[in-house]
RNA sequence: GCGCCUGUAGCUCAGGGGAUAGAGCAGUAGACUUCUAAUCUACUGGCCGGGGGUUCGAAUCCUCCCAGGCGCGCCA
Numbered sequence: 001g002c003g004c005c006u007g008u009a010g011c012u013c014a015g016g017g018g019a020u021a022g023a024g025c026a027g028u029a030g031a032c033u034u035c036u037a038a039u040c041u042a043c044u045g046g047c048c049g050g051g052g053g054u055u056c057g058a059a060u061c062c063u064c065c066c067a068g069g070c071g072c073g074c075c076a
């Protein structure tokens, strides 16, 4: 340098055009308990990596860029 894959909540991941993006864990509050752990209930938490485009409508499709991973190649 080229190709492919990945980027969504603090973490691990779903969602692959249709209203207002979800789950588990974590966190906060409460219940329970002598206390803690465990368990139960409720809640908080997202510019969907960034810009642009297509579309009535984009996390999803196209394009450019950024970051990470894998493979191939080039130089010495």
Base pairs, nucleotide, nucleotide: 001072002071003070004069005068006067007066010025011024012023013022018056027043028042029041030040031039049065050064051063052062053061
Predicted 3D model of a 76-nucleotide RNA (transfer RNA) from a Bacillota bacterium. Its Rfam family is "tRNA". By type it is a transfer RNA. The source organism's lineage runs through Bacteria, Bacillati and Bacillota. The coordinates come from a structure-prediction model, not an experiment, and the mean pLDDT is 80.